Notes: Transfer RNA from a Microcaldota archaeon, 75 nucleotides, folded computationally. Model confidence (mean pLDDT): 81 of 100. Its Rfam family is "tRNA".
[in-house]
RNA sequence: GCUCCUGUAGCUCAGCUUGGAUAGAGCGACUGCCUCCUAAGCAGUAGGUCGAGGGUUCAAAUCCCUCCAGGGGCG
Numbered sequence: 001g002c003u004c005c006u007g008u009a010g011c012u013c014a015g016c017u018u019g020g021a022u023a024g025a026g027c028g029a030c031u032g033c034c035u036c037c038u039a040a041g042c043a044g045u046a047g048g049u050c051g052a053g054g055g056u057u058c059a060a061a062u063c064c065c066u067c068c069a070g071g072g073g074c075g
Base pairs, nucleotide, nucleotide: 001074002073003072004071005070006069007068010027011026012025013024020058029045030044031043032042033041051067052066053065054064055063
């Protein structure tokens, strides 16, 4: 230098192929119930500019372009 993959909640990930209702799950955190207390169990709550910027569109996590970060391959 070329090429491929990955980037979504504190962590691990799904959703992207085929654009559409308020962006989800598990774990974790917090609150309540239960208990003498803790753990476990049960119920609930909060937490996201979907890596950044731009474009297309009535509408973008999803499509297009550029860039950033991490990883693999080739030279």